The prediction has a mean pLDDT of 86. A computed fold for a 349-nucleotide part of an RNA from an uncultured bacterium, annotated as small-subunit ribosomal RNA, central domain.
Context: one part of a larger RNA
């Protein structure tokens, strides 16, 4: 290649938008490129295959059929793939009503506590541990009442509750502003669906320049514990953590489950809508859209999925091919480095 895989055995890109390409609702109608047929022409010969025949057979040679799944030309078929056209509305998009949310961005604002400051009251311990010890404290701590300072995260409500595409969002008000829902059924008429390459956006830690620094806290300095303790525990404690800006491109980036559409018992929460009744409620019901628990048919090696599939189908897309060696070497792309991204091979079991 080929076939068979991707929840946990090797494997779903960490996520979106999107060219390229791949696929692709309904009806009528044209071409006749794919395609399906009838005939030409060719497709050497030997060889192979079928059957005869000649050497004593056999190897070998000698005839004859049929075929040679190809391609060329021409004539004809239109069902399907496609090309063009015209029309549809069920896909997909808009429009108008509605309401729900820690979606994002900027700003202001507020109370708890922690620390530090002044001052008051008060005296000898405080802290800290398994048990000390170091630290603090007669220069008046701790503790306790007032005053201020300053960063920093927002306590109950909070909830397999919410809303984003992921990363990842949580006090409180305004400004701005994205997306999903239902409703309706007005309007476009296939605009669709995936998407190599590309481009945005991306947790922590890090790195650059200037701020900020409350409190926790890598490195580091003492205590301790131990044979030893470069640790686990204790008092401290600098990067950091926090803001503007600009890089970095990764994580168990996890549902270890890639996007999309249709299809398959059912039960019982819950979240936003929508619809009915009169019994307006702590009511029913839902063909609507999320989010969970169980669970049948089915699937699965097994644990288990089970209309939010790991099921039955179809489209595209990424990966994977025995364990280390090794996510290394080496070369590239990008980075300011840190290091990321692409990615073997000798040898071994």
């Nucleotide at each position: 290649u080929u076939g068979g895989g991707u929840g946990u055995a090797a494997a779903g890109g960490g996520a979106g938008c999107g060219u390229a390409g791949a696929c692709g609702g309904u009806g009528u109608g044209u071409c006749a490129a794919g395609u399906g047929u009838c005939a030409u022409g060719u497709g050497a010969a030997a060889g192979a295959c079928a059957u005869g025949g000649g050497c004593u057979c056999u190897c070998c040679c000698c005839g004859u059929u049929g075929g040679u799944u190809g391609c060329c030309u021409u004539g004809g078929a239109a069902a399907c793939u496609g090309u063009c056209a015209u029309a549809c509305u069920u896909g997909a998009g808009u429009g108008c009503c509605g309401g729900a949310g820690g979606g994002g961005u900027a700003a202001g604002c507020g109370g708890a506590a922690u620390u530090c400051c002044u001052a008051g009251u008060g005296u000898a311990g405080c802290g800290g541990u398994g048990a000390a010890a170091u630290g603090c404290g007669u220069a008046g701590a701790u503790a306790u009442u007032a005053g201020g300072a300053g960063g920093a995260a927002c306590c109950c409500c909070c909830g397999u509750g919410g809303g984003g595409a992921a990363g990842g969002c949580g006090g409180c008000u305004u400004a701005u502003u994205g997306g999903a829902c239902g409703g309706u059924a007005a309007c476009u008429g296939a605009c669709c669906u995936u998407g190599a390459g590309g481009c945005u956006a991306g947790a922590a830690a890090g790195c650059g320049u200037g701020g900020g620094g409350a409190g926790c806290c890598a490195a580091c300095c003492g205590g301790a514990u131990u044979a030893g303790a470069u640790a686990c525990c204790c008092u401290g404690g600098u990067a950091g953590u926090u803001c503007c800006c600009c890089c970095c491109g990764u994580a168990a980036a996890c549902g270890a489950u890639g996007a999309a559409u249709a299809c398959u018992a059912g039960g019982c929460g819950u979240c936003g809508g929508g619809a009915g009744c009169u019994a307006c409620g702590c009511c029913u019901c839902u063909u609507c859209g999320g989010u969970g628990c169980c669970g049948c048919g089915g699937c699965a090696a097994c644990c288990g999925c089970a209309u939010u599939a790991a099921g039955u189908a179809c489209u595209c897309c990424g990966c994977c091919u025995g364990g280390g060696a090794a996510g290394u070497a080496c070369g590239u792309u990008g980075g300011c480095a840190a290091g990321a991204u692409u990615g073997a091979a000798a040898c071994u079991c």

The full RNA is in RNAcentral, with records from ENA and Greengenes.